[in-house]
Context: one part of a larger RNA
Molecule: small-subunit ribosomal RNA, central domain
Organism: uncultured prokaryote
RNA sequence: CUGGGCGUAAAGCGCGCGUAGGCGGUUAGAUAAGUUGGGUGUGAAAUCCCUGGGCUCAACCUAGGAACUGCAUUCGAUACUGUCUAACUAGAGUAUGGUAUAGGGAAGUGGAAUUUCAGGUGUAGCGGUGAAAUGCGUAGAUAUCUGAAGGAACAUCAGUGGCGAAGGCGACUUCCUGGACCAAUACUGACGCUGAGGCGCGAAAGCGUGGGGAGCAAACAGGAUUAGAUACCCUGGUAGUCCACGCCGUAAACGAUGUCAACUAGCCGUUGGGGGGGCAUGUCCCUUUAGUGUCGAAGCUAACGCGUUAAGUUCUCCGCCUGGGGAGUACGGCCGCAAGGUUAAAACUC
Repeated sequence: CUGGGCGUAAAGCGCGCGUAGGCGGUUAGAUAAGUUGGGUGUGAAAUCCCUGGGCUCAACCUAGGAACUGCAUUCGAUACUGUCUAACUAGAGUAUGGUAUAGGGAAGUGGAAUUUCAGGUGUAGCGGUGAAAUGCGUAGAUAUCUGAAGGAACAUCAGUGGCGAAGGCGACUUCCUGGACCAAUACUGACGCUGAGGCGCGAAAGCGUGGGGAGCAAACAGGAUUAGAUACCCUGGUAGUCCACGCCGUAAACGAUGUCAACUAGCCGUUGGGGGGGCAUGUCCCUUUAGUGUCGAAGCUAACGCGUUAAGUUCUCCGCCUGGGGAGUACGGCCGCAAGGUUAAAACUC
């Protein structure tokens, strides 16, 4: 190694692109590298194994045989794999015509609301709580009306609805731009899958420089509560939240389920597209395809559950796990302005 696993027990990299490598559709021919059969040479002796023999037996010694599963060379075989040649179209892709979409980027615009400011009306309270108080208010608040400013977020539509590789994406308009799906033909002709390293993207918080700052709000201050209250509740409130550029690179980055492909009952819903049919002409039915859900045959599972969107039956490639704690820590390396990230032990202990 043959021969374990990874939804929840330890274990799927947060996600993609892609180098090396690994794996790879159909047909025919060639070759004979892998594969496979035979021959020859070699594979020292001893050892091991078998059958005998010798020490009274045994250990031990000793004879013969077998074996030495290997290597080299040669003659064959040609199903599979490889290589080469020629071809194919079912994988993959391109073209044409459509469809849906909060996919991404930029610019502009809009209304509701909060807050502040100015002015009018108006008078003694407002606010807040379990109850209060701090706080605001006769220097005229709260309430109400008019106007202005400014920032942030986009109610209804809204839906286990849509889009995106993931993170994620939701007012409207315009411009630029990515992907997907459907239908019918034509074309290329295996151009494919995965992917160690590598490269890119990557919520929130945080960091740097410069702006911005309405609301909210770590820290902080005060009021309460309480035995205490460095909290929960209340009144305030700064970073931050927003924008531009540059870092950080982590999350329960979750479907706790890697990617590609094939196969294996169905029922019901829903979204996008295509085809067909019926009629009361704006709705219904059938079918097909791509998503997205609920249940469920077989099967699987320790159970829970999963079940054509598999955790079923198989195949390819990658990643990862190996008792708990120590510890995702120390040391070292790499990265970072820092915070820290990443890679990653041991002693000891149960």